[in-house]
Context: one part of a larger RNA
RNA sequence: AACGAACGCUUGCGGCGCGCCUAAUACAUGCAAGUCGAACGAGGUAGCAAUACCAAGUGGCGCACGGGUGAGUAACGCGUGGAUAAUCUGCCCUUCAGUGGGGAAUAACCAUCCGAAAGGAUGGCUAAUACCGCAUGAGACCACAGUUUCCGAGGGAACAGGGGUUAAAGAUUUAUCGCUGAAGGAUGAGUCUGCGUGGGAUUAGCUAGUUGGUGAGGUAACGGCUCACCAAGGCGACGAUCUCUAACUGGUCUGAGAGGAUGACCAGUCACACUGGAACUGAGACACGGUCCAGACUCCUACGGGAGGCAGCAGUAGGGAAUAUUGCGCAAUGGGGGAAACCCUGACGCAGCGACGCCGCGUGAGUGAUGAAGGCCUUAGGGUCGUAAAGCUCUGUUGAAUGGGUAGAAAAAAAUGACGGUACCAUUUGAGGAAGGCCCGGCUAACUUCGUGCCAGCAGCCGCGGUAAGACGAGGGGGCCUAGCGUUGUUC
Numbered sequence: 001a002a003c004g005a006a007c008g009c010u011u012g013c014g015g016c017g018c019g020c021c022u023a024a025u026a027c028a029u030g031c032a033a034g035u036c037g038a039a040c041g042a043g044g045u046a047g048c049a050a051u052a053c054c055a056a057g058u059g060g061c062g063c064a065c066g067g068g069u070g071a072g073u074a075a076c077g078c079g080u081g082g083a084u085a086a087u088c089u090g091c092c093c094u095u096c097a098g099u100g101g102g103g104a105a106u107a108a109c110c111a112u113c114c115g116a117a118a119g120g121a122u123g124g125c126u127a128a129u130a131c132c133g134c135a136u137g138a139g140a141c142c143a144c145a146g147u148u149u150c151c152g153a154g155g156g157a158a159c160a161g162g163g164g165u166u167a168a169a170g171a172u173u174u175a176u177c178g179c180u181g182a183a184g185g186a187u188g189a190g191u192c193u194g195c196g197u198g199g200g201a202u203u204a205g206c207u208a209g210u211u212g213g214u215g216a217g218g219u220a221a222c223g224g225c226u227c228a229c230c231a232a233g234g235c236g237a238c239g240a241u242c243u244c245u246a247a248c249u250g251g252u253c254u255g256a257g258a259g260g261a262u263g264a265c266c267a268g269u270c271a272c273a274c275u276g277g278a279a280c281u282g283a284g285a286c287a288c289g290g291u292c293c294a295g296a297c298u299c300c301u302a303c304g305g306g307a308g309g310c311a312g313c314a315g316u317a318g319g320g321a322a323u324a325u326u327g328c329g330c331a332a333u334g335g336g337g338g339a340a341a342c343c344c345u346g347a348c349g350c351a352g353c354g355a356c357g358c359c360g361c362g363u364g365a366g367u368g369a370u371g372a373a374g375g376c377c378u379u380a381g382g383g384u385c386g387u388a389a390a391g392c393u394c395u396g397u398u399g400a401a402u403g404g405g406u407a408g409a410a411a412a413a414a415a416u417g418a419c420g421g422u423a424c425c426a427u428u429u430g431a432g433g434a435a436g437g438c439c440c441g442g443c444u445a446a447c448u449u450c451g452u453g454c455c456a457g458c459a460g461c462c463g464c465g466g467u468a469a470g471a472c473g474a475g476g477g478g479g480c481c482u483a484g485c486g487u488u489g490u491u492c
Base pairs, nucleotide, nucleotide: 001491002490003489005488006487007486008485009484012361013360014359015358016357017356018354019353020319025317026316027315029314030313031312034061035060036059039058040057043054044053045052046051068272069271070270077197078196079195080194081193082192083191084190087189088188092185093184094183095182096181097180098179099178100134102132103131109124110123111122112121113120114119139166140165141164142163144161146159147158148157149156150155151154170177171176172175198244199243200242205235206234207233210232211231212230213229214228215227216226217225247269248268249267250266251262252261253260254259274295275294276293277292278291297308298307299306300305325351327350328349329348333347334345335344336343337342364394365393366392367391374385375384376383377382398433399429400428401427402426403425404424408419436481437480438479439478440477441462442461443460447476448475449474450473451472457464458463
């Protein structure tokens, strides 16, 4: 000097930030991911009807984003620079080509049945942008043979040839929105790689898919990634292996710098989602609020069997020196769905609590000597608290009351504000409601009296205290900082 601090005493206000560092302990309750009727058929509500509305189900898109945490990880995990001629990419943009004609089901629903429940079985009916053949094939892909061209091994690109394989879906308000194939872009992602990125040698040897090759499988993709066979390699004092610790970075703190320490908040990357394992769906997951299996724990049960996962936002218990409300709103910004209206959004915007931090303001200003009273000291003369108070003259920050009242809101207009009648402005009132903490032997700014008598106590170091203690306790006085002041902890 600094802090995500804690503790003690004290505390008037505002702005902006920050707030479980410990048990990645266990969680009651509510909310945190839905949306589309302009994909579809039943059903229901209102109506005489046309029609309008509701939304369980099928279907589409989203749920891989956003939010949390740092357990694991010493690693291509991260940082930085490259490679991908070894790759993928929904929605979006640009361009080209198309969207023909059919079929069979199934949920919902109805009936019957099983079960305590969770849930399930059988039979029957029905639709689609759900599913499946057929047609078409510019293009794409595959194998064949050819020409040109490019780069750095090995491959890439273009052109022409005949052969094989491969597509689609409709809706409506009639103007659009969709659907299929192809090429390019953008965005996002995968993989590889040079260099950098802790401690321990009281860890010196480690390794059989191990290292390489051939072939095959697998992947979006290279590759022992996997497998069969063959060879015997590969790593290591330039520290392998083992062990301990640890998410990494931009940054942050300190320091003149070099460096040291650190990685809260904000931003980028990674990893994880009760513990371990696995795949499914999908453009994308091996998926926090999805599925399956195993385990621990909790709950329900009719004992046959089921349900659950706050390291989302609040909140509870526990742990701890210690860390907040079961708040308001989608008005703004952003996200998902939708043609739109709109719906959803504990992201986010706000409010609440906490001197936890930084910054700002106030607790009054001027005048006032008989140097009042009173306290303390005294050489008893006086000195000091001290212009301090009182008194007089003012001011109105802040406070209180009353009245008014913003931006944030948005392309031409209208509408739309949680915060909030808040900020702010005006008027009235009235010095009124607002100062403490630590220290005073030296270091180190600040001194005396009394009490105590190696006691009681102080103390960061040196050291004070055994009868005149500037060091203990109290009074007076003083010093420093100030809505804070000290102590403790940690870093430089």
The part of an RNA shown here (small-subunit ribosomal RNA, 5' domain) has 492 nucleotides and comes from an uncultured bacterium.
Rfam family: Bacterial small subunit ribosomal RNA.
The coordinates come from a structure-prediction model, not an experiment, and the mean pLDDT is 83.